SAM riboswitch aptamer (S box leader) from a Dehalococcoidia bacterium, 108 nucleotides, folded computationally. Its mean pLDDT, the model's own confidence on a scale to 100, is 81.

RNA sequence: CACUUAUCCAGACGGGGUUGAGGGAACCGGCCCUUUGAGACCCGGGCAACCUGCCGACCAUCGCGGCACAGGUGCCAAUUCCGGCCUCCUGCGGGAGAAAGAUGAGCG
Numbered sequence: 001c002a003c004u005u006a007u008c009c010a011g012a013c014g015g016g017g018u019u020g021a022g023g024g025a026a027c028c029g030g031c032c033c034u035u036u037g038a039g040a041c042c043c044g045g046g047c048a049a050c051c052u053g054c055c056g057a058c059c060a061u062c063g064c065g066g067c068a069c070a071g072g073u074g075c076c077a078a079u080u081c082c083g084g085c086c087u088c089c090u091g092c093g094g095g096a097g098a099a100a101g102a103u104g105a106g107c108g
Base pairs, nucleotide, nucleotide: 001108003106004105005104006103007102008101013044015043016042017041018040019039022033023032024031027084028083029082030081045076046075047074050072051071052068053067054066055065056064080100085097087095088094089093
């Protein structure tokens, strides 16, 4: 990087340090955050249960449920911030889906 697959309306930092103007993936539109410090990196803290570990019923596997001290990741403003494409509800507006993206696991 490609492919397969699962999940994405829950949860979790006004913490410390360095830097210093942008940021919310990309383009467009909207909206929001930001010198009362954006984003990034480091340290600390936390969330969660994908992998994993332990426990339960089962002959066992798969699968399911419970728990989370440790390990591999991930994550800690706003639904993946919202929309863009398609479709349904007559329309305002709203619902379903797709695409794209993110993360895990597997594989090349």